Description: This is a predicted structure of a 72-nucleotide RNA (transfer RNA) from an uncultured Deferribacterales bacterium. Its Rfam family is "tRNA". Model confidence (mean pLDDT): 82 of 100.
[in-house]
């Protein structure tokens, strides 16, 4: 250089066009003499960026950007 894939919470990950979620990890409250375990509840997102199709995009097009892998 050329081809694939990936990109969604602080981590790992769902969500196949129609309210954006789990699981651990933070916080608070229970419970305990007190930690750990356990429950109960809260916060945490500009879905990598910019167009574009559509009444409606995490979803489908298109460039870009990063990363992983193959091939020369």
């Nucleotide at each position: 250089g050329c081809c694939a894939c990936u990109g969604u919470a602080g981590c790992u990950c769902a969500a196949u066009g129609g309210u954006a979620g789990a699981g651990c990890a933070g916080c608070u409250c229970a419970u305990u003499c007190g930690u750990a375990a356990u429950g109960a509840g809260c916060a945490g997102g500009u879905u990598g960026u910019c167009a574009g199709u559509u009444c409606a995009a995490u979803c489908c097009u298109g460039a870009c950007c990063a990363g992983u892998g193959g091939c020369u």